[in-house]
RNA sequence: UUUGAUAAAGCCAAACCUAGAGCAAUCUAGGGACGGAAAACUAUAGGGUCUCAAUCAUGAGAUAGCCAGUUACCUAAC
Numbered sequence: 001u002u003u004g005a006u007a008a009a010g011c012c013a014a015a016c017c018u019a020g021a022g023c024a025a026u027c028u029a030g031g032g033a034c035g036g037a038a039a040a041c042u043a044u045a046g047g048g049u050c051u052c053a054a055u056c057a058u059g060a061g062a063u064a065g066c067c068a069g070u071u072a073c074c075u076a077a078c
Stems, first nucleotide, its partner, number of pairs: 001077002004074001011036002016031006034065001040070003046067002048063006
């Protein structure tokens, strides 16, 4: 620098269930694993999607497990 195994030293945890927060999108904790080589961080770089309000101009939020940006472990090859 490149690769990403039916590997795994280790890591995260979808749907769903329970409890809680929120008008909602959604979030937090516990259980649970569909999956993930960035499913780590970033929503004050940008696009997309979603929610609420609306005077239909827009405003306020949510999402990084939609794209993206930044940094990094392991492994194999050079």

This is a predicted structure of a 78-nucleotide RNA (c-di-GMP-I-GGC riboswitch aptamer) from a Mollicutes bacterium. It was read from a public genome assembly, where an Rfam model found it. The organism belongs to Mollicutes, within Bacteria. Of the family's consensus pairs, 95% are formed in the model. Model confidence (mean pLDDT): 77 of 100.